[in-house]
Context: one part of a larger RNA
RNA sequence: AGCACAUAGAGGAUACCUUGGCACUGCAAGUCGAUGAAGGACGCGAUUGGCCGCGAUAUUCCCCGGGGAACUGUCUAAAUAGUUUUGAUCCGGGGGUCUCCGAAUGGGCAAACCCAUACUGGUUAAUUCCAGUAUAUCCUGACGUAAGUCAGGGUGACAACCCGCUGAACUGAAACAUCUUAGUAAGCGGAGGAAGAGAAAGUAAUAACGAUUCCGGGAGUAGUGGCGAGCGAAACCGGAACAGCCCAAACCUCGAUUUUAUCGGGGGGUAGAGGGACCGCAAUGUGAGACCAAAAAAUCUAGCUGAACCGCUCUGGAAAGUCUGGCCAUAGAAGGUGAUAGCCCUGUAAGCGAAAGAUUUAAUGGCUCUAGCGGUAUCCCAAGUACAACCGGACACGAGGAAUCUGGUUGGAAUCAGGGAGGACCAUCUCCUAAGGCUAAAUACUCUGCAGUGACCGAUAGUGAACUAGUACCGUGAGGGAAAGGUGAAAAGAACCCAGGAAUGGGAGUGAAAUAGAACUUGAAACUGUGUGCUU
Numbered sequence: 001a002g003c004a005c006a007u008a009g010a011g012g013a014u015a016c017c018u019u020g021g022c023a024c025u026g027c028a029a030g031u032c033g034a035u036g037a038a039g040g041a042c043g044c045g046a047u048u049g050g051c052c053g054c055g056a057u058a059u060u061c062c063c064c065g066g067g068g069a070a071c072u073g074u075c076u077a078a079a080u081a082g083u084u085u086u087g088a089u090c091c092g093g094g095g096g097u098c099u100c101c102g103a104a105u106g107g108g109c110a111a112a113c114c115c116a117u118a119c120u121g122g123u124u125a126a127u128u129c130c131a132g133u134a135u136a137u138c139c140u141g142a143c144g145u146a147a148g149u150c151a152g153g154g155u156g157a158c159a160a161c162c163c164g165c166u167g168a169a170c171u172g173a174a175a176c177a178u179c180u181u182a183g184u185a186a187g188c189g190g191a192g193g194a195a196g197a198g199a200a201a202g203u204a205a206u207a208a209c210g211a212u213u214c215c216g217g218g219a220g221u222a223g224u225g226g227c228g229a230g231c232g233a234a235a236c237c238g239g240a241a242c243a244g245c246c247c248a249a250a251c252c253u254c255g256a257u258u259u260u261a262u263c264g265g266g267g268g269g270u271a272g273a274g275g276g277a278c279c280g281c282a283a284u285g286u287g288a289g290a291c292c293a294a295a296a297a298a299u300c301u302a303g304c305u306g307a308a309c310c311g312c313u314c315u316g317g318a319a320a321g322u323c324u325g326g327c328c329a330u331a332g333a334a335g336g337u338g339a340u341a342g343c344c345c346u347g348u349a350a351g352c353g354a355a356a357g358a359u360u361u362a363a364u365g366g367c368u369c370u371a372g373c374g375g376u377a378u379c380c381c382a383a384g385u386a387c388a389a390c391c392g393g394a395c396a397c398g399a400g401g402a403a404u405c406u407g408g409u410u411g412g413a414a415u416c417a418g419g420g421a422g423g424a425c426c427a428u429c430u431c432c433u434a435a436g437g438c439u440a441a442a443u444a445c446u447c448u449g450c451a452g453u454g455a456c457c458g459a460u461a462g463u464g465a466a467c468u469a470g471u472a473c474c475g476u477g478a479g480g481g482a483a484a485g486g487u488g489a490a491a492a493g494a495a496c497c498c499a500g501g502a503a504u505g506g507g508a509g510u511g512a513a514a515u516a517g518a519a520c521u522u523g524a525a526a527c528u529g530u531g532u533g534c535u536u
Base pairs, nucleotide, nucleotide: 001535002534003533004532005531006530007529008528009527015521016486017485020457021456022454023453024452025451026450027449028448029446030445031157032156039101040100041099042055043054044053049075050074051073061095062094063093064092065091066090070083071082072081106115107114108113116135117134118133119132120131121130122129137154138153139152140151141150142149143148161192162190163189164188165187166186172179176226202209203208213240214239215238216237217236223231224230244438245437246436251267252266253265254264255263256262272416274381275380276379277378278375279374280373281372287369288368289367291366292365293364296361297360298359299358300357301356303352304351305350309325311324314321326343327342328332334346335345336344387411388410389409390408391407392406393405394404397423418433419432420431421430422429473480474479493520496507497506498505499504
């Protein structure tokens, strides 16, 4: 020096565990904000660094309920000083307070700061100081000749879902340009608990249906497509859910005015076997509601009751294990307790409970809406609209034979003997009635609450985060972004002695165990020693 064995160190894999995550299901909830939000800064504790809570009434104040013996949150123990059966701490409901910044809104500003003006009250020698109120901007309405004043509303935040506007590229086409990716990502605007759509100028085809939305088929079909890559319907059928309405106009009437014409209020009226106005006849009841209020009930926001061995034997530190004998069960879900507990604890089945607040259903009341028959000369039935041309876009449909919907430009009708559609166009036939508006449910999503589930993870996994985590740290900044869990049943956390300056070690003691000693469960390997043997 090497090898082997043994024994230590170092290290933190593995096993076991779970406070935390992940995915999903059901129900609920789906907003908050000028009455100042979301989010923060700074403070508040007897002693207080972080977290949590709170706001100068500051780890809280008041009221109403629950509860019933301890309490002064947590990392985090101890001491001290207090509170509490005159019911505290704690839990729920309602209220009060709520500094400063922040839409931030009196003006300013480099957020958490600076500086005001007017009035009122107090105060001072003093517009000295203090307190309160008002003072941003935009929109709408009222008043006003106007300046302006008053009233109401908006502004900002928010995970996904929704609607609209703007709108890529990598990529695919085995290159690439039309095409695709994709109307996606991203940006902007807006709304709601859903949004959007929606009561036929529809779909069809010789038969008919009867708003919209969503699901299963139809169907990867018909089509479209450098007919490449790809893109990709609809009718119809079966289901979910169902709900229909209101205006403009003609005509009548009232009012205003600049009295030619127009505007505003009321009545009227709303349709496709065309309807209405208008004229004549008849009718006072019938239904409906998506609007307002609301008895009562149920549910939610605290809780309460809740069966059955303090059994015996053995092992053990410890019994829930073993042996043996009982008991309960509308409860043998689960968790905890010194090992594995139906009967020890919390619970579970079942049942009960609200002063206050909220939600749902909703008796009932209010309010609103609602009808027929006949006639036909005249009047009305949504205009820079329909439609056409040119250039675009959307439709599964890339200009194609290209209908349909839609934007820009230029032209530009008709009023029921009207007008549109049925995939160029024309005729016949059929269907419908544009150019105004509203509309629940079935559908989408989950920042959030409650209950639960898992051939989901188990600390290099699972959220980035089981721990002071969006922390420490990095970056001028936008932004990036960790590592880090486990003594023991119980601290019983090692009094005392010895060595040492100390760290630490050796005894002693605790404990079932200390090679469980806080650098603490188990404790692999690399790596480093020591001892013994063998080889050289």

A computed fold for a 536-nucleotide part of an RNA from a Candidatus Margulisiibacteriota bacterium, annotated as large-subunit ribosomal RNA, domain I. Its mean pLDDT, the model's own confidence on a scale to 100, is 84. NCBI's taxonomy places the organism under Bacteria, Bacillati, Candidatus Margulisiibacteriota. RNAcentral holds the full RNA, with entries from ENA.